Transfer RNA from Tengunoibacter tsumagoiensis, 74 nucleotides, folded computationally. NCBI's taxonomy places the organism under Bacteria, Chloroflexota, Ktedonobacteria, Ktedonobacterales, Tengunoibacter. Its mean pLDDT, the model's own confidence on a scale to 100, is 82. The sequence is in RNAcentral, with records from ENA. Its Rfam family is "tRNA". The family's RNA type in Rfam is transfer RNA.
């Protein structure tokens, strides 16, 4: 250097024909218990990798750019 995949909570990953951004685990209170795990209930936490277009509306469509896996050539 060409090409392909991914990039969404602290992790691991859903939202798919563009319409309010989610779940497990895991954190934080609380109830239970002498207590501790365990269970149950309630919560906090996200510019959706980064910037730009499209559009009423973009995590998502289209274009550049970063990163990590790959395969191809040198």
């Nucleotide at each position: 250097g060409g090409g392909g995949a991914u990039g969404u909570a602290g992790c691991u990953c859903a939202u798919c024909u563009g319409g309010u951004a989610g779940a497990g685990c895991g954190c934080a209170g609380c109830a239970a218990u002498c207590g501790c795990a365990c269970u149950g209930c309630u919560g906090a936490g996200g510019u959706a990798a980064g910037g730009g277009g499209u559009u009423c509306g973009a995590g998502u469509c289209c274009c550049c750019u970063c990163a990590u896996c790959u395969c191809c050539a040198c």